The prediction has a mean pLDDT of 80. Predicted 3D model of a 140-nucleotide RNA (c-di-AMP riboswitch aptamer (ydaO/yuaA leader)) from a Bacillota bacterium. Taxonomically the source falls in Bacillota (Bacteria, Bacillati). Rfam family: c-di-AMP riboswitch aptamer (ydaO/yuaA leader). Rfam 15.1 lists 7,607 matches to the family in 2,262 species. The sequence was found by an Rfam model in a public genome assembly. Of the family's consensus pairs, 88% are formed in the model.
């Protein structure tokens, strides 16, 4: 000096999930966010069961118990949609990612009034590259 680990804080990102109150606590809420049910009027089609919440669907090879093959499930590897981040915003451009999980139970469209429910878990990106535009500091 450099790496690489852990731990507090600060700061930042995914998400709705933040804010006061409280010694602490969904335990309150007079606060933000954010999700469901629930008319008319449209609309719509219910064993191929349907719905929800989330960006997380759709499709193409291949591999996989049984004697074979075929489907389903599961696994890898693409390909189209779709979502995020690069440290003010917004467009561009450029690279990195992510595309799960779950959860009602025969069951719901939208929906005004109305009712209700949730406020968690996880995580460490940094290109001022280009316009525009905001905002702070400093000097006249």
């Nucleotide at each position: 000096u450099a790496a690489u680990u852990g731990a507090c804080g600060u700061c930042u990102c995914c998400g709705a999930a933040u804010g006061a109150u409280u010694c602490a606590a969904u335990a309150u809420c007079u606060a933000g966010c954010g999700g469901g049910g629930g008319a008319a009027c449209c609309a719509g089609u219910u064993u191929u069961g349907g719905g929800g919440u989330g960006a997380a669907u759709c499709u193409u090879g291949c591999c996989u118990a049984a004697g074979a093959a075929u489907c389903a499930g599961g696994g890898c590897a693409g390909g189209a949609g779709g979502g995020g981040c690069a440290a003010c915003u917004u467009g561009g451009g450029u690279g990195c990612c992510c595309u799960a999980a779950u959860c009602c139970g025969a069951c719901a469209g939208c929906u005004a009034a109305c009712c209700u429910c949730g406020u968690a878990g996880g995580a460490g990106u940094a290109c001022a590259c280009c316009a525009a535009g905001a905002g702070c500091g400093c000097a006249a």